[in-house]
RNA sequence: UCCAAUCUUCGGGGGAGGGACACAGUCCCGACCGGCGGUAUAGUCCGCGAUCCCUGUGGUACAGGGGGGAACCGGUGCGAUUCCGGUACCGACAGUGCAAGUCUGGAUGGGAGAAGUAUUGGG
Numbered sequence: 001u002c003c004a005a006u007c008u009u010c011g012g013g014g015g016a017g018g019g020a021c022a023c024a025g026u027c028c029c030g031a032c033c034g035g036c037g038g039u040a041u042a043g044u045c046c047g048c049g050a051u052c053c054c055u056g057u058g059g060u061a062c063a064g065g066g067g068g069g070a071a072c073c074g075g076u077g078c079g080a081u082u083c084c085g086g087u088a089c090c091g092a093c094a095g096u097g098c099a100a101g102u103c104u105g106g107a108u109g110g111g112a113g114a115a116g117u118a119u120u121g122g123g
Base pairs, nucleotide, nucleotide: 001123002122003121004120005119006118007116008115009114010113017029018028019027031102032101033091034090035048036047037046038045043089044088052066053065054064055063056062057061071087072086073085074084075083093105094104095103
């Protein structure tokens, strides 16, 4: 200094203000938010995770499979759908005095992954 296994810790944000109504952070105006890896710095590029569906088994577990949202224009530059300027767009399921990206719940869960002067082994 590098690699492998293990361990430990960490690992998601957001309804200001107003309107109508008997009632809404759910409707309307407006406000706000952006997981992880890659790449010239990314919610909208590529890939992954979460949620959802199917199959197998005794199965709240495990394995395999499927599905899975949204961006353009101009500028700078060797290089940017990532920066700067402008204008747009997207967001699981269940619940709810009424329809939810933002409230409540499954979830004190799962998780892509990140870190370590941790342990063991090796180059």
A computed fold for a 123-nucleotide RNA from a Spirochaetaceae bacterium, annotated as FMN riboswitch aptamer (RFN element). The prediction has a mean pLDDT of 84. Taxonomically the source falls in Spirochaetaceae (Bacteria, Pseudomonadati, Spirochaetota, Spirochaetia). The sequence was found by an Rfam model in a public genome assembly.